[in-house]
RNA sequence: UUCUUAUCCAGAGAGGUGGAGGGGCUGGCCCUAUGAUACCCGGCAACCGGUUUUUAAGUAAACACGGUGCCAAUUCCUGCGGAGCAUUUAUUGCUCUGACAGAUAAGAA
Numbered sequence: 001u002u003c004u005u006a007u008c009c010a011g012a013g014a015g016g017u018g019g020a021g022g023g024g025c026u027g028g029c030c031c032u033a034u035g036a037u038a039c040c041c042g043g044c045a046a047c048c049g050g051u052u053u054u055u056a057a058g059u060a061a062a063c064a065c066g067g068u069g070c071c072a073a074u075u076c077c078u079g080c081g082g083a084g085c086a087u088u089u090a091u092u093g094c095u096c097u098g099a100c101a102g103a104u105a106a107g108a109a
Base pairs, nucleotide, nucleotide: 001109002108003107004106005105006104007103008102013041015040016039017038021031022030023029025079027077028076042071043070044069047067048066049065050063051062052061053060075101080098081097082096083095084094085093086092
């Protein structure tokens, strides 16, 4: 880097350093000197491993020790398609839904 599988409406500081940008991309809309991104500390969760208990069985549960991950807004909304409703009938609005894309984990090449 590519592929496969699973998950993505829950959860997480009024701390320190530091100084201008950030929310993947498009179009929006937001966050940000009442200091962003980042790093440290802290925290959340429990995907993989581990330990303990449990079961016919990774069955069911606990811990959070190791490996990750995460801590504005649903993956902030949206981008391609389908259905329903509304209407000022339009290159309109709203709702639901399937993909795509993205993120994370585990496995494979």
A computed fold for a 109-nucleotide RNA from Bacillus mesophilus, annotated as SAM riboswitch aptamer (S box leader). Of the family's consensus pairs, 88% are formed in the model. Model confidence (mean pLDDT): 85 of 100.